[in-house]
Context: one part of a larger RNA
Molecule: large-subunit ribosomal RNA, domain I
Organism: Cecembia calidifontis
This record gives sequence, C1' cells and structure tokens, in this order.
RNA sequence: GGCGCACGGGGGAUGCCUGGGCUCCAUGAGGCGAUGAAGGACGUGCCAAGCUGCGAUAAGCUGUGGGGACCUGCAAGGGGGGGCGAUCCACAGAUUUCCGAAUGGGGCAACCCACCACGUGAGUGGUAUUCCGCAAGGAAGGCGAACCUGCCGAACUGAAACAUCUAAGUAGGCAGAGGAAGAGAAAACAAGAGUGAUUCCGUGAGUAGUGGCGAGCGAAAGCGGAGCAGCCCAAACCGCGCGUGUUACGGCACGUGCGGGGUUAUAGGACCUGCGUAAGAUAUGUGAAUGUGACCUGAACGUACUGGGAAGUGCGGCCGUAGAGGGUGAGGGCCCCGUAAGGGAAGCAUGAACAUGUUGGCGGGAAUCCUGAGUAGGCCGGGACAGGGGAAAUCCCGGUUGAAUUUGCCGGCACCAUCCGGUAAGGCUAAAUACUACAUGGAGACCGAUAGUGUACAAGUACCGUGAGGGAAAGGUGAAAAGUACCGUGAAUAACGGGGUGAAAGAGAGCCUGAAACCGUGCGCUU
Repeated sequence: GGCGCACGGGGGAUGCCUGGGCUCCAUGAGGCGAUGAAGGACGUGCCAAGCUGCGAUAAGCUGUGGGGACCUGCAAGGGGGGGCGAUCCACAGAUUUCCGAAUGGGGCAACCCACCACGUGAGUGGUAUUCCGCAAGGAAGGCGAACCUGCCGAACUGAAACAUCUAAGUAGGCAGAGGAAGAGAAAACAAGAGUGAUUCCGUGAGUAGUGGCGAGCGAAAGCGGAGCAGCCCAAACCGCGCGUGUUACGGCACGUGCGGGGUUAUAGGACCUGCGUAAGAUAUGUGAAUGUGACCUGAACGUACUGGGAAGUGCGGCCGUAGAGGGUGAGGGCCCCGUAAGGGAAGCAUGAACAUGUUGGCGGGAAUCCUGAGUAGGCCGGGACAGGGGAAAUCCCGGUUGAAUUUGCCGGCACCAUCCGGUAAGGCUAAAUACUACAUGGAGACCGAUAGUGUACAAGUACCGUGAGGGAAAGGUGAAAAGUACCGUGAAUAACGGGGUGAAAGAGAGCCUGAAACCGUGCGCUU
C1' cells in the first nucleotide's frame, strides 16, 4: 500500500409526512375609480428589524347582532385587560398622511411653490383638461386574468429548394364594450315540395368544391338537438310653435322644430268608413316568499390486558336521517371538532303580488299620395366569401359614373327567358354560446420538497443587470419544551465528562429515518 471484518466521521439519498401546489366540477360574482381606484411611499407597537394589520382616531375608533373565557397578530419577555362579558366573528359606519388617472402650478412619484374664500388661530374648503348644457349643473379620464368586437398586422415554418400558396388574419400592436360580446326578425334558403330571425352543438363531411389541381385549404342546404320573442322609427296625412316670402290683412306658400299618425309583400299605410278600449309589455314604488348569512341545536361506552401512551386486543353494550373527514401520546361511529337533520338577526341578492304612470286593437272601400338616393347598379382597383380572377354569382371598401318608384325593385353562382322566393339603401332585441383574475363548496387510477406553482419557508424575496429584465436556495426535535437544574475539566458564553428530562438524547436544537461517494481508528490476511 491492497483486501476483509468491526466501529466511527462525513453526507443528505431513501422511506414516511404535509401547512403548498396542479387539474376539473357546481353555484355565485363578473368589475374597481374624481365620494380619488389598482398599486405604492412613509408612518403606526412597552421593547419593533421583517411579515401581517392599520392611518396622525394609525396591530386600531363607534353602533348593532353573535359568542362565553380567556386575551394582548406571527412572537418570547415585561406590563396590562376580561362574567359590569374582553379577545374573537358578522354587518353597518367613522377615521383614512403623501404619491399615483392625480386634477391649483411645477417636479428627478411619494417632493417643491402658489392664489381665492372662511376662521383670532391651528386650519378647512376651492382652483386640471375635454365633452354636453343658455345656465345651474352633469359626464369622461385610470386600473383589471381570460372571454368579445373593430382597426393595423408579421416571420420562422410547410411546400422535403422557392416566388403564387402555407403558416394566418395566427403571434403581436392599438381602440372599444359587456357580464357576456357579436349576430338577429329575410331585398333569406330552397326547388316544382317546402322552410320561416339569430346563436350554439351533433350530423351532413374531410363530402361539394378550391388548389404552382402541389403542399394544402375546405363549405352550405337538409336532418337531429339546445334555446326560443319579437319590436321601434323615416315617409304620406293632421296639429302646434318659429322663420322667410307674399297678401285683397281673412290668410296662403315654403322651410324648420316638436307632437299625433304609421311600419309592410296574399303588399301595407295615408285617406273615407264600421266595430272596439282588451290580453300583454314596460318604468317607478311598496313588498310576500326564497337564497346567502356571524352563529345555534345536534344521537350513542364501559371495563380488563399489553404499553411511555389505547383509539389496539379480549369481554359486554349502545346510536345511526349521523359508519364524510380531521384531531386526540398507536388504528375511536359512541372522547373532542364535526357529520345527517333542523333553526337563524341585520345587511345584501332575487323578486310573487299590488298601486301609479307610459304603451298596447279588428274589418270594408275606390281614385290619389307615401314606403329609406349620390343609394342600388355599371366600370377601374382592392378586400371578404371554402372559392387563389376564374365561366364567377353574392357581400364590403376607394375612385369614377349613376337608376327605377308597385305596370316598381332585388335574388335564386356568368348571362337570357319562364317560374319561384323576397321587399335593400334607418334602428333595437332576452335565451341557448365564450371565459374565470375573484368567492363558496366539492372531486382526483394528480405531485409529495431536484416533485408539485418560480415561491409549502420574511418569494417575485435575496442576489444579478444602467435598464428592459433575469431570478434562486431554503420544510420535518418531541406526545408534550418536559429545550438539560446542579457539579466537574477548561482561558471560555467553545467543547466535553457526570447528572437530570423523556418511551427513546445513538430524538439535544448543525435535532425523524440517515443510503452512497469521501475520510478515519482497531483487528486479521497479504505485498
């Protein structure tokens, strides 16, 4: 030196655990903000660095309700408080510095500097911009996870290269809205038969199509379901007000504002005429009932043994509308919290019913009048449609042109005819659908500390970066601190030896288990 055995050190794998995470379901909620938000800065405690809470009334103040013995957050100590009901919980209030849309002006956020009014004073209130309004006054602004609508809009990639094409109207940027948004009551589909607003799901169907007919892209009707809901203007006509013109001063015409009227395809309405005043809808108020809700009630067990400890085992019982789950010194239906079931104030939510207001019909008739114009359509250039310009309908946009008026007009995939369907150029509309930052409850052939969120822990922290930004590591004594009084060695508040606690200290805080690497000590064999 090597090998082996034994005993240690070291290290923190493994096992077990979970206060954290992940995914989903149901229900709720779906916003907050000039009454100053989101987010911060600085303060605030007996001591107070951090976290949490709170705001100069500062781990808090008031009221009401609950609750009933401890409390003074994490978190010791010290000092206090509490059955004259504290702490705590719920609801409603008060206070709420400074910054921040930040809004008196400025500014390198949390700072600096004003003016006006009121007040003896400390001080309090007001003074931004834009829009609406004659004014008084009102509104907006900013933030927020996804979902939604609109505007702008890539590239990698695929095509085994690449340009049309694809990726994709995706990612990303901007604007806006709502609890949903958008769409929506046929100028729709269909096809010789019919359907009857929109939306979503299944199917149709990877079909019809489209496509350097490559890669790829990719419908619709119909059928089956979910859910169902329909309405209001403009115009004709009538009335009133105002303006202009005209007048024979009686008015008339035109324009405009408001009110009535009216709303469609078997055309309807105005106009003339007959009958009628309803069902229903909606706004406001009162408000039954329901939900939520601090919280309340809530059944039934002893004993012996083992053990540090009983819930284990034995024996004998009991409850169950409760044998979900958690805790308790091991494994408890009957010990504790609970669970089933029942009850519940205020506030909040929903809202039956009632009251008041507003709104809300049916028919006949012949002439005239009305029924959305720089619109529809054409042409040029783009875009959307499953459809790449094609034989290319349909829809939208820019340019340029530019109709008809019910004997009208549009569509049915070039175009024409017949036929069929519809009534554009104004508007609103619940539900079925999408999403989940948030609340409550629940679930898991999800993870179990190199996993699961980046974060189970003072984590978006420490730390890094000028900055945008990047971004950790780090859980476990024990049933209970009972966290080792006292003595000794020692320079020692180190370390160790006694001793004590404990079931265990080989559980001693560098603390459950304690693998391997690596490092030793002793013994044996061997070179």